[in-house]
RNA sequence: CCCUUAUCAAGAGUGACGGAGGGAACAGGCCCUGUGAUGUCCGGCAACCUGCUUUUUGCAAGGUGCUAAUUCCUGCGGUAUCAAAACCGAAAGAUGAGGU
Repeated sequence: CCCUUAUCAAGAGUGACGGAGGGAACAGGCCCUGUGAUGUCCGGCAACCUGCUUUUUGCAAGGUGCUAAUUCCUGCGGUAUCAAAACCGAAAGAUGAGGU
């Protein structure tokens, strides 16, 4: 890199450093941001693995992950409609576990 599979509506900062953009990519929206973003550290959370356990709506926090907004929303298909809103699914993506 690729394949399989599970999940993606919950949860988590009044900290330090730093100093300009950021929300995966393209497009269109809508937002966050000098009242300090992205990022790093610390703290925190607890979905998966793991450990414990009275076997469960439990505990721990070792691996990994996460820590604005549903994966921020839409893009493709379907239901419905004059049309739209709305709802369902797919695709794409993210993360874990396993495999080549």
SAM riboswitch aptamer (S box leader), 100 nucleotides, folded computationally. The sequence was found by an Rfam model in a public genome assembly. Of the family's consensus pairs, 97% are formed in the model. Its mean pLDDT, the model's own confidence on a scale to 100, is 80.